[in-house]
């Protein structure tokens, strides 16, 4: 340079032929339990699902285009 794939809470993952309140798990925070913890239950935070447009009643989901990361190949 070409040709694939990915790109959602801090962090590692779901979300289906496009259907509406984006869910789990861990981290945080708090309360409970404890002599203080640790484990352990129980609530609460947390996302402009990478940008920017199209497309459609409706877009994480499909197009086009940039940005970053990987893989092949020269």
């Nucleotide at each position: 340079g070409u040709a694939c794939c990915c790109g959602u809470a801090g962090u590692g993952u779901a979300a289906u032929u496009g259907g509406a309140u984006a869910a789990c798990a861990u981290a945080g925070u708090g309360a409970c339990c404890u002599c203080c913890g640790a484990c352990g239950u129980c609530a609460c935070c947390g996302a402009u699902u990478c940008c920017g447009g199209g497309u459609u009643c409706g877009a994480u989901u499909c197009c086009c285009g940039g940005c970053g990361g990987g893989u092949a190949u020269a």